[in-house]
């Protein structure tokens, strides 16, 4: 050096998550890579960190190490951007309150204030009005079971005489209707009504006292509330970037055992 048979090793890897930690199942990336069983109320293991069974390749295109690249994951830090919550601040508009400098109104034909009285308001009583109902008034009003009178007829009696009683006529009960004069009772969406008491804050009116202001519509100034806008700060989540972290695929450099035969 060649050949044969073995062994280590390999037959996918990675990220987030989970976990004391490692690996797996599930998710995602890479991209093609033996099979079966187990597992999120998890499963297996312990730094040589999936376990059990079977199969294939086998010291190199395939295993191991370094370097480069950087799909993807992730968001710790840095500054930036826009959004948003809240706070502060400034401007503008609206509104509230205050003020009374200017304008206006009003005022010696008396402002404002003070005091007195009345009204408005409440309670009670009365009067009136309206209305309902009852009485009283007028009319109607009972086949018999209402009253009076009861023709005819009926009953009792020898007779004299007596009795019940329909229709009719007259009257009336319950009831119906009317009229609105009188009387009683009740009610009230009633009243330029009356009397007594209360309240008397405000307002209105009047009398008296005092004697120069009063008012706040407009402008101005100040306070407060509110809407919008600008600016500033804290916070929140987001976006893209840089940096830090892990990192598949790929490229490249290096490393790798035993036995026998020629």
């Nucleotide at each position: 050096g060649c050949g044969u048979g073995c062994u280590a090793a390999g037959c996918g890897g990675g990220g987030a998550g989970c976990c004391a930690g490692c690996g797996g199942u599930g998710c995602c990336c890479u991209g093609u890579a033996c099979c079966c069983g187990c597992a999120a109320u998890c499963c297996g293991c312990u730094a040589c960190a999936g376990c059990g069974g079977g199969g294939c390749u086998g010291a190199a295109u395939u295993c191991c190490c370094g370097u480069a690249c950087g799909a993807g994951a992730a968001u710790g830090c840095u500054g930036a951007u826009g959004u948003u919550c809240c706070u502060g601040u400034a401007g503008u508009g609206a509104c509230u309150g205050a003020u009374a400098a200017g304008u206006g109104g009003u005022g010696u034909u008396g402002a404002g204030a003070g005091c007195c009285a009345a009204g408005c308001c409440c309670u009670g009583c009365g009067c009136a009005a309206u209305u309902a109902u009852g009485g009283a008034c007028u009319g109607c009003g009972a086949a018999c079971c209402a009253u009076g009178u009861c023709a005819g007829g009926c009953c009792c009696g020898g007779a004299a005489g007596g009795g019940a009683g329909c229709a009719g006529c007259a009257u009336u009960a319950a009831g119906c209707a009317g009229a609105a004069c009188c009387c009683g009772u009740g009610a009230u969406g009633u009243g330029c009504c009356g009397c007594a008491g209360g309240u008397c804050a405000a307002c209105u009116u009047g009398a008296c006292u005092u004697g120069a202001g009063c008012u706040a519509a407009c402008u101005g100034u100040c306070u407060g509330u509110u809407a919008c806008u600008g600016c500033a700060a804290c916070g929140a989540a987001a976006u893209a970037a840089g940096u830090a972290u892990c990192g598949a695929c790929u490229a490249u450099g290096g490393g790798u055992g035993c036995a026998c035969g020629c």